A computed fold for a 499-nucleotide part of an RNA from Halomonas ventosae, annotated as large-subunit ribosomal RNA, domain I. The coordinates come from a structure-prediction model, not an experiment, and the mean pLDDT is 86.
Context: one part of a larger RNA
RNA sequence: CGCACACGGUGGAUGCCUAGGCAGCCAGAGGCGAUGAAAGACGUGGUAGCCUGCGAUAAGGUUCGGUGAGGUGGCAACAACCUGUGACCCGGACAUCUCUGAAUGGGGAAACCCACUCAUCAUAAGAUGAGUAUCGUGCACUGAAUACAUAGGUGUACGAGGCGAACCAGGGGAACUGAAACAUCUAAGUACCCUGAGGAAAAGAAAUCAACCGAGAUUCCCCUAGUAGCGGCGAGCGAACGGGGACCAGCCCUUAAGCAUGUGACUGAUUAGGCGAACACGUUGGGAAGCGUGGCCGUAGCGGGUGAUAGCCCCGUAGUCGAAAAUCUGAUCAUGUGAAAUCGAGUAGGUCGGGGCACGAGAAACCUUGACUGAAGACGGGGGGACCAUCCUCCAAGGCUAAAUACUCCUGGCUGACCGAUAGUGAACCAGUACCGUGAGGGAAAGGCGAAAAGAACCCCGGAGAGGGGAGUGAAAUAGAUCCUGAAACCGUGUGCGU
Repeated sequence: CGCACACGGUGGAUGCCUAGGCAGCCAGAGGCGAUGAAAGACGUGGUAGCCUGCGAUAAGGUUCGGUGAGGUGGCAACAACCUGUGACCCGGACAUCUCUGAAUGGGGAAACCCACUCAUCAUAAGAUGAGUAUCGUGCACUGAAUACAUAGGUGUACGAGGCGAACCAGGGGAACUGAAACAUCUAAGUACCCUGAGGAAAAGAAAUCAACCGAGAUUCCCCUAGUAGCGGCGAGCGAACGGGGACCAGCCCUUAAGCAUGUGACUGAUUAGGCGAACACGUUGGGAAGCGUGGCCGUAGCGGGUGAUAGCCCCGUAGUCGAAAAUCUGAUCAUGUGAAAUCGAGUAGGUCGGGGCACGAGAAACCUUGACUGAAGACGGGGGGACCAUCCUCCAAGGCUAAAUACUCCUGGCUGACCGAUAGUGAACCAGUACCGUGAGGGAAAGGCGAAAAGAACCCCGGAGAGGGGAGUGAAAUAGAUCCUGAAACCGUGUGCGU
C1' cells in the first nucleotide's frame, strides 16, 4: 500500500412527516382616500433586540353583546400584577390616532425646516384650538383698455386630486418574427403608453336582416366553417345568412315612465356563540386507540387530537337553537327632481384623401370622417354588395335600459390519481430578508431531540475553557441540543491475508 471482515469518523442521500405552497369548486366581496388612503418613519412594555399589536389615551381607552377561569401577544424566561364587583379572549359600535405620504399654509435632500390669520387662556415670554394648497363648478362683491360690458381680481359653498391584482371602454401604437431573402402583406390593432369607468364594462329596442316565405333589441356559447370570400391569389387572413342553446324587457324626449334622497315593516342573511348520542374489562407494551372478551350510539362511522391504529376519551361532526349593536336584502310612505330637445341640417348625399368592415381600390356596396360641397321634409327618406327599374323592408342625423358574459388584490367553506423541503411560491424558517449593483435591477441559503424538557443536579480531567468520562432522566442518549432515520463519496482504528 492492496484485499477481506468488524467497529468508527465525516457527510446529509433516502424513508417517514408538515407548519407552506399549487390548482380548482361553491358562496361572499368587488373597492380604499381631504372624516387624510395605500405605503412608511419614529415611538410605545417592569424590557436590551427583533416580530406582532397599538399611537403621546400608544401590546392599549369607553360602551354594548358573547363566553366563564384563568390571564398580563411571540422569541422567553424573570419580576411585579390583574381576575366571579367577571379578568383574559371573541364580536358590534365609539374615542384616541405623533410625523411622512395625493399631502393640501410656504419650503424641502420624505418622515425635516419656517410661517401667517382668528378664537380662548395668560398677559412676561407664551400655551391650546381652528383655519390658510391647487383646479373645476355655483353664487356674491369688485372691476381694466372702453360708455354699457367683458377679461381680470377677491370672498364663499360644493366637488375633484392619490392608491389598488385582473377584467372593460376610448385615444395613441411598435418591432422581432413569418413570407424559408424582402418592400404590399404578416406578426397585430398584439406588446407597450395615456385617459376614463364599473362591479362588471361595453352593446342594446332596427333608416336591422331576409327573400316574395318570413324574422323581430343587445350580449355570450355550440354549429354553420376553415365554408363563401380576401390574398406579392404568396405567406397567410377569414365571415355572414340560417339552426341549436344561455338569458330575456322594454322605454323616454310626447309630463309620464322614471331618477335621487330619506324612511325602513315582515322575512332572510352576515359580523361573536350555545346544546349536541354512545365503553368497559383483560392482555402485550414506556404508553393502547393494537389484540381478546362482552356492550352501546348513530339524522352524528367528515376530520383533527390524545404516549402506536379510538364512532362511544377530547375538539368536533349530523341535527337544532341564538344578537344588545352594526350591515345587507327591501314592501310602504314622504320629499325633491323631471333635464336636454321640440321627431332630430351644415345632417343625408356627393368629390378628394384616409380609416373600419373577413373584404389589400377591386365591379366595391355599407359604416366612419380631415378638406370642399350640399338635399328632401312622410305626396318624403334609407337599405336590399357597382348601377337602374319593379318589389320588399325599415325610419338616420336625441336619449335611457336589468339578465345571460369577463376578471379575482381580497373573505369564508370545501375538494385534489397536485408538491412534500434541490419538490411546491423566490420565500414552510423574522424573505423580497441577507447579499450584489451608482442605479434601474438582481436575489439566495436555511424545516424535523423527545410522548413530555423530564434539556443532563452532583462528581472527575481541563484554562472558572472547548471537549470528554461517570452519575442521573428517558422506552431509547450511537434520541444530548452540530440532536428522527443516517446511504455514498472521503478519512480512520483493530484483526487476518497478500506484496